[in-house]
Predicted 3D model of RNase P RNA and transfer RNA as a complex of 479 nucleotides. The coordinates come from a structure-prediction model, not an experiment, and the mean pLDDT is 77. It holds a member of the Rfam family "Bacterial RNase P class A". Rfam classes the family as a ribozyme.

RNA sequence: GAGCUGGCCGGGCGGCCGCGGUGACGGGCUGGUGCCCGGCACCGAGGAAAGUCCGGACUCCGCAGGGCAGGGUGGUUGCUAACGGCAACCCGGGGUGACCCGCGGGACAGUGCCACAGAAAACAGACCGCCCCGGCCGCUUCGGCGGCCCGGGGUAAGGGUGAAACGGUGGUGUAAGAGACCACCAGCAUCCCGGGUGACCGGGAUGGCUCGGUAAACCCCACCCGGAGCAAGGCCAAAAGGGCACCCCCACUCGGGGUGCCUGCGCAGGCGUUCGAGGGCUGCCCGCCCGAGCCUGCGGGUAGGCCGCACAGAACCCGCCGGCGACGGCGGGUCGAGAUGGAUGGCCGCCGAACGGGACCGCCGCAAGGCGCCCGGGAACAGGAUCCGGCUUACAGGCCAGCUCGU
RNA sequence: GGGCGCGUAGCUCAGCGGGAGAGCACUCGGCUUACACCCGAGCGGUCGCAGGUUCGAACCCUGCCGCGCCCA
Numbered sequence: 001g002a003g004c005u006g007g008c009c010g011g012g013c014g015g016c017c018g019c020g021g022u023g024a025c026g027g028g029c030u031g032g033u034g035c036c037c038g039g040c041a042c043c044g045a046g047g048a049a050a051g052u053c054c055g056g057a058c059u060c061c062g063c064a065g066g067g068c069a070g071g072g073u074g075g076u077u078g079c080u081a082a083c084g085g086c087a088a089c090c091c092g093g094g095g096u097g098a099c100c101c102g103c104g105g106g107a108c109a110g111u112g113c114c115a116c117a118g119a120a121a122a123c124a125g126a127c128c129g130c131c132c133c134g135g136c137c138g139c140u141u142c143g144g145c146g147g148c149c150c151g152g153g154g155u156a157a158g159g160g161u162g163a164a165a166c167g168g169u170g171g172u173g174u175a176a177g178a179g180a181c182c183a184c185c186a187g188c189a190u191c192c193c194g195g196g197u198g199a200c201c202g203g204g205a206u207g208g209c210u211c212g213g214u215a216a217a218c219c220c221c222a223c224c225c226g227g228a229g230c231a232a233g234g235c236c237a238a239a240a241g242g243g244c245a246c247c248c249c250c251a252c253u254c255g256g257g258g259u260g261c262c263u264g265c266g267c268a269g270g271c272g273u274u275c276g277a278g279g280g281c282u283g284c285c286c287g288c289c290c291g292a293g294c295c296u297g298c299g300g301g302u303a304g305g306c307c308g309c310a311c312a313g314a315a316c317c318c319g320c321c322g323g324c325g326a327c328g329g330c331g332g333g334u335c336g337a338g339a340u341g342g343a344u345g346g347c348c349g350c351c352g353a354a355c356g357g358g359a360c361c362g363c364c365g366c367a368a369g370g371c372g373c374c375c376g377g378g379a380a381c382a383g384g385a386u387c388c389g390g391c392u393u394a395c396a397g398g399c400c401a402g403c404u405c406g407u
Numbered sequence: 408g409g410g411c412g413c414g415u416a417g418c419u420c421a422g423c424g425g426g427a428g429a430g431c432a433c434u435c436g437g438c439u440u441a442c443a444c445c446c447g448a449g450c451g452g453u454c455g456c457a458g459g460u461u462c463g464a465a466c467c468c469u470g471c472c473g474c475g476c477c478c479a
Base pairs, nucleotide, nucleotide: 001405002404003403004402005401006400007399008398009397011351012350013349014348015347016346017345019044020043021042022041023040025038026037027036028035029034046381050392051391053390054389055388056387057386058229059228060227061226065286066285067284068283070225071224072223073222074221075089076088077087078086079085090104091102092101093100094099105220106219110218111217112214113213114212127159128158129155130154131153132152133151134150135149136147137146138145139144167185168184169183170182171181172180186210188207189206190205191204192203193202194201195200233307234306235305236304241263242262243261244260245259246258247257248256249255265299266298267297268296269295270294271293278290279289280288281287313335315334316333317332318331319330320329321328322327355376356375357374358373361372362371363370364369408478409477410476411475412474413473414472417431418430419429420428425462433449434448435447436446437445455471456470457469458468459467
């Protein structure tokens, strides 16, 4: 000088005013619960609070039986409450290196697909070429030789196409060729030995000479998964409409009003009541059970409060111990927002990083320029809503530690 | 707050992993005295964006962006 990895911070201080919550206090009103006003003390957003992509806690529903679907994950061993997360290692790829990336099981269980081009695209295949034979034609020194010709056959070495052409190089061999044969190399299968918990690694022997790709196509294998979500769910109050009881108005009925209790509305259409609608076994079928209501449309009412929920947990900080590490154990300490149209703000003063500009002067440099200096400038992404563990995405800039390469 | 769905030409939408298309709209020409209808031709695309799988992606996978619907 150029990089790689990990961690941390992400405006600071003071004054005044204001906002949300909690606690206790004073005053006023009230029979009481309680309401209002005032000041005081304390607390008051994040590393992502975000996207809602995973996993849990929590809550409700379900949890006779059998069968079939569906979804997710995918190297190994661990960590964890759990995970698609994390750690270490293995394998493959990239980089000189520190290090980075990988949805990384199976394509000799089966099925499908491989456009265009190309002769041929999957139990391979003859377009050109090469070679042999026959015919025809031409030349001939009669031995043969040749062809913009035709037919039959052999050949995967060469050309050309493609993302991909059925091992590679060299030789033997042949009419020409070919794992047809041989040597070496690459790769596959089986077996053995050694190391490792394992993925796998190292070595040896034998074999046929070689087997395309695609599973983020269907599928197969292994493992996991009940459904919904705090608008979950619970309690209180209220209501449209109706029923019952009692009382009042009235001489009585009718009618009207009040109080208490119970229920939770009205209209229209359709289906159905053993010819079984519909519901439950939260995907479907069988099977089992309940069963007289159910569905659709229109109209009307309530739309308030409390709990869940915010002090106590998979919590945070510090230290020690175990472990390579993720993490775990022990000891000590701390209590840290709780709104419900949704609180974190505004003004002033000082300091201020990035960035922009200036050239009087000083230092360094051959120079461009850099540092000092002066002026301006003024802090990125973004904000809780039941709560945690992750992942992903956004983010001006700064600090620290370790490591690599070059000089 | 929570749960779902969609994005392809100016608009409405099709689109078995292999050539990006249809109708309407627009432009030009024809027909007509002229306009409309009709006929013929043409123009018009970051398939929302980025990355990956694959020989090859509008389509398959992942992450973002935008829009819409539902709930007591």